[in-house]
RNA sequence: AAUUGCUUUGGGGGCGGAGUGAAAUUCUCCACCGGCGGUUAUAGUCCGCGAAGCCUUUUGGCUUGACAAGGUGAAAUUCCUUGGCCGACGGUAAAGUCCGGAUGUUACAAAGCGUUU
Numbered sequence: 001a002a003u004u005g006c007u008u009u010g011g012g013g014g015c016g017g018a019g020u021g022a023a024a025u026u027c028u029c030c031a032c033c034g035g036c037g038g039u040u041a042u043a044g045u046c047c048g049c050g051a052a053g054c055c056u057u058u059u060g061g062c063u064u065g066a067c068a069a070g071g072u073g074a075a076a077u078u079c080c081u082u083g084g085c086c087g088a089c090g091g092u093a094a095a096g097u098c099c100g101g102a103u104g105u106u107a108c109a110a111a112g113c114g115u116u117u
Stems, first nucleotide, its partner, number of pairs: 001117002004114007016030004031097002033087002035049004044085002052063004067083005089100003
C1' cells in the first nucleotide's frame, strides 16, 4: 500500500402568516425543506442505492416521484439567472412539513483492532 473480517461511533430537513369552517400546521393564498454513493465541476428532480409497500424460510426478488430554457467554462441536466415539478404507509377535515410504527431500520461515512499478500 492493497485485501478481507470484526467492533465502535455517526448517520433527514421543513407550517411562520392570512382565509373558510363546528372542526384543517391536512383545504385555499403566501411560506418552508431536500438522505447516501457516483458523475472531468458542487445534483431532491442525470445514473445508482437506501427508505416505503408486496412477495420470499433465508440469501434475495418485484414495485417505487419529479426539469426545462438561457449564461459562464476545457469540463456543469450539478454552478449562475429565470420559470417549473416531486415527495411512502397508518391516524386525523383530505398532510413532503403534525402524531405514530421509530429509543426502530438503512444506503453509507469515519475510527480502531485483526487476516492475507
FMN riboswitch aptamer (RFN element), 117 nucleotides, folded computationally. The coordinates come from a structure-prediction model, not an experiment, and the mean pLDDT is 83. It was read from a public genome assembly, where an Rfam model found it. Rfam family: FMN riboswitch aptamer (RFN element). The family has 146 seed sequences and 6,230 matches in Rfam 15.1.